[in-house]
This is a predicted structure of an 80-nucleotide RNA (c-di-GMP-I riboswitch aptamer) from a Desulfobacteraceae bacterium. NCBI's taxonomy places the organism under Bacteria, Pseudomonadati, Thermodesulfobacteriota, Desulfobacteria, Desulfobacteraceae. Rfam family: c-di-GMP-I riboswitch aptamer. About the family: GEMM was predicted in a large-scale screen for bacterial structured RNA regulatory elements. Its mean pLDDT, the model's own confidence on a scale to 100, is 83.

């Protein structure tokens, strides 16, 4: 280093819910809040789920979710 781990230590993120705000909507952003997380950092590439439109023969188009799974990429501590 590959790979493994969260036991220790330093830290980090932040579910549901509430308030405000943006959006037709799924949902996003900010503040509060902590269910949890060894990448719950980032990426929409492949699936999956959700929303909107079209269609009602064909199963198409646009969007959302990274805390749904797989994958890519970067990082702290420690074992090695």
């Nucleotide at each position: 280093a590959a790979g493994g781990g969260a036991a220790a230590a330093a830290g980090c993120c932040a579910a549901a819910c509430c308030u405000g705000u943006c959006g037709u909507g799924a949902g996003g952003c900010a503040g509060g809040g902590a269910c949890g997380g060894a990448a719950a950092g980032c990426c929409a590439u492949g699936g999956a789920u959700c929303u909107u439109g079209a269609u009602c023969u064909g199963a198409c188009a646009a969007g959302a979710u990274a805390g749904c799974c797989a994958g890519g990429u970067u990082g702290c501590c420690u074992c090695g």